[in-house]
Context: one part of a larger RNA
RNA sequence: AUUGAACGCUGGCGGUAUGCUUAACACAUGCAAGUCGAACGGUAACAUGAUUAGCUUGCUAAUUGAUGACGAGUGGCGGACGGGUGAGUAACGCGUAGGAAUUUACCUUUCGGUGGGGGAUAGCCCGGUGAAAACCGGAUUAAUACCGCAUAAGCCCUACGGGGGAAACGAGGCCACUUCUUGAAAGCUUCGACCGAUAGAUGAGCCUGCGUAAGAUUAGCUAGUUGGUGAGGUAAUGGCUCACCAAGGCGACGAUCUUUAGCUGGUCUGAGAGGAUGAUCAGCCACACUGGAACUGAGACACGGUCCAGACUCCUACGGGAGGCAGCAGUGGGGAAUAUUGCGCAAUGGGGGAAACCCUGACGCAGCCAUGCCGCGUGUGUGAAGAAGGCUCUAGGGUUGUAAAGCACUUUCAGUGGGGAGGAAAGGGUAUAAGUUAAUAGCUUGUAUCUGUGACGUUACCCACAGAAGAAGCACCGGCUAACUCCGUGCCAGCAGCCGCGGUAAUACGGAGGGUGCAAGCGUUAAUC
Numbered sequence: 001a002u003u004g005a006a007c008g009c010u011g012g013c014g015g016u017a018u019g020c021u022u023a024a025c026a027c028a029u030g031c032a033a034g035u036c037g038a039a040c041g042g043u044a045a046c047a048u049g050a051u052u053a054g055c056u057u058g059c060u061a062a063u064u065g066a067u068g069a070c071g072a073g074u075g076g077c078g079g080a081c082g083g084g085u086g087a088g089u090a091a092c093g094c095g096u097a098g099g100a101a102u103u104u105a106c107c108u109u110u111c112g113g114u115g116g117g118g119g120a121u122a123g124c125c126c127g128g129u130g131a132a133a134a135c136c137g138g139a140u141u142a143a144u145a146c147c148g149c150a151u152a153a154g155c156c157c158u159a160c161g162g163g164g165g166a167a168a169c170g171a172g173g174c175c176a177c178u179u180c181u182u183g184a185a186a187g188c189u190u191c192g193a194c195c196g197a198u199a200g201a202u203g204a205g206c207c208u209g210c211g212u213a214a215g216a217u218u219a220g221c222u223a224g225u226u227g228g229u230g231a232g233g234u235a236a237u238g239g240c241u242c243a244c245c246a247a248g249g250c251g252a253c254g255a256u257c258u259u260u261a262g263c264u265g266g267u268c269u270g271a272g273a274g275g276a277u278g279a280u281c282a283g284c285c286a287c288a289c290u291g292g293a294a295c296u297g298a299g300a301c302a303c304g305g306u307c308c309a310g311a312c313u314c315c316u317a318c319g320g321g322a323g324g325c326a327g328c329a330g331u332g333g334g335g336a337a338u339a340u341u342g343c344g345c346a347a348u349g350g351g352g353g354a355a356a357c358c359c360u361g362a363c364g365c366a367g368c369c370a371u372g373c374c375g376c377g378u379g380u381g382u383g384a385a386g387a388a389g390g391c392u393c394u395a396g397g398g399u400u401g402u403a404a405a406g407c408a409c410u411u412u413c414a415g416u417g418g419g420g421a422g423g424a425a426a427g428g429g430u431a432u433a434a435g436u437u438a439a440u441a442g443c444u445u446g447u448a449u450c451u452g453u454g455a456c457g458u459u460a461c462c463c464a465c466a467g468a469a470g471a472a473g474c475a476c477c478g479g480c481u482a483a484c485u486c487c488g489u490g491c492c493a494g495c496a497g498c499c500g501c502g503g504u505a506a507u508a509c510g511g512a513g514g515g516u517g518c519a520a521g522c523g524u525u526a527a528u529c
Base pairs, nucleotide, nucleotide: 001528002527003526005525006524007523008522009521012376013375014374015373016372017371019368020334025332026331027330029329030328031327034077035076036075039074040073042070043069046068047067048066049064050063051062052061053060054059055058084287085286086285093212094211095210096209097208098207099206102204103203107200108199110197111196112195113194115149117147118146125138126137127136128135129134155164156163157162169192170191171190172189173188174187178185179184180183213259214258215257220250221249222248225247226246227245228244229243230242231241232240262284263283264282265281266277267276268275269274289310290309291308292307293306312323313322314321315320340366342365343364344363348362349360350359351358352357379409380408381407382406389400390399391398392397413470415465416464417463418462419461423456427451428450429449430448431447432446433445434444435443436442473518474517475516476515477514478499479498480497484513485512486511487510488509494501495500
């Protein structure tokens, strides 16, 4: 000088940042990942409309997916992000600099397509088993779910002859042209979606040089081991795996083994070199009760998915089931020690959706703690009778001390009462212009105008009111080291960082007066330079 600190005494306000360093110990409860009806069959609930019945004439009941919507279900996208933790890992894990044998959903660019068919299945309904979790059978049904066929510029394979392989539709609007003619169908049109390729962007996988803790009281280690050939496997290289062949490979420039440890940007200290460290924030890695495994998918071998085994907890009708806070709060436990079972999606960002919007313990805020840093206040001026009281004394005095009282002022902050920004961009309505178009529909974009969304919030800030009013402690005073006297004690009681004090006048123990240093803090302890 510093700290994610703790402890003791004390404690007025605000801003700002931080807050389980220990048991990767166990967890009650709530929430933390959903969304799309503009993919689909539908209709459990709510609302509106219509119809029917009852009548008390404006209510009740029933029916109806017609409309707004929507439980459960099929389907799509997202649950691989965001959030947590540091157990493991001494390693291509990380850092840095390079590399070639790869992939990449959504997004952007360019090119080319979206034709024609089929069979199921959940749900609903019926029946059954079970305490439950859940499961089974029958009948029926839809799709942007699933499967063939057609087509194939480019794509993939090829023995260069050829062969293989795709798609999905949905919504809004219109009637000029064709057909029935109410209005629709075909059609047209505008959006969104789909398929094959292409280039990019972004993300990811892989390889390599160098750097990356301690121990030699660890000296030898290694059989898929090292290399080759050929296969298999992967998105891709490779002993990654396998068969065969060779006998290699690493090591005092420290292999192997053991111990410790997430790494970095940084942080602390220091003039620097260096030393120590890796909380918060940011990048990378690893993990998700313990161990193992794959499935789905563009991406996982997946924290709030699946399966198996194990330990633990819970339910059970004993046959069988359920669970995983190292998400946010919170509980027990451990500990010197670390917070609320809060508010809101208003902002920023993320997922879904055409959008409105929905979800979001990410995030924004509030709450708690002097834990740190920063700022402010606890009054200002005047005031000698140098008051009283205290302490001391050579008894004269000295000191506390302009300190107090008194007088004159001020009102920051806190208090009370008023006013009051900014964080708001969006979204919606209307008008208008342009584009698209057959179109004055519709849709998209621009402009104008109206409207309109704030958790924080009794916000920041401003004004007024009253009154010095509500606001100072802690450590030290022998030397180091700024600051001295009296009383008590008598090698006792005690102090102490080092030297050392105390055995009858102790500036060193305890108290008092006085002083010194810091100050809403001050000391002590621990730790680092």
Molecule: small-subunit ribosomal RNA, 5' domain
Organism: uncultured prokaryote